Overview:
Predicted 3D model of a 72-nucleotide RNA (transfer RNA) from a Patescibacteria group bacterium. The sequence was found in a public genome assembly. Model confidence (mean pLDDT): 83 of 100.
RNA sequence: GCCGUUAUAGCUCAGUGGUAGAGCAUUUCCAUGGUAAGGAAAAGGUCAUCGGUUCAAGUCCGAUUAACGGCU
Numbered sequence: 001g002c003c004g005u006u007a008u009a010g011c012u013c014a015g016u017g018g019u020a021g022a023g024c025a026u027u028u029c030c031a032u033g034g035u036a037a038g039g040a041a042a043a044g045g046u047c048a049u050c051g052g053u054u055c056a057a058g059u060c061c062g063a064u065u066a067a068c069g070g071c072u
Stems, first nucleotide, its partner, number of pairs: 001071007010024004018055001026042005048064005
């Protein structure tokens, strides 16, 4: 220098163009004589950044940034 993969909640990851989700963690409540385990609920998101396509983009297209890998 060229190519590829990945980027979504605090962590690990789903998500077929049509309301952004799960597990763990956090908070509250239930339950217990009490604790752990267990049950219920809540909170938590600029979907890496900037543009484009579309009635509608986390999803499709382009560029950039970062991490990882490959080639030279």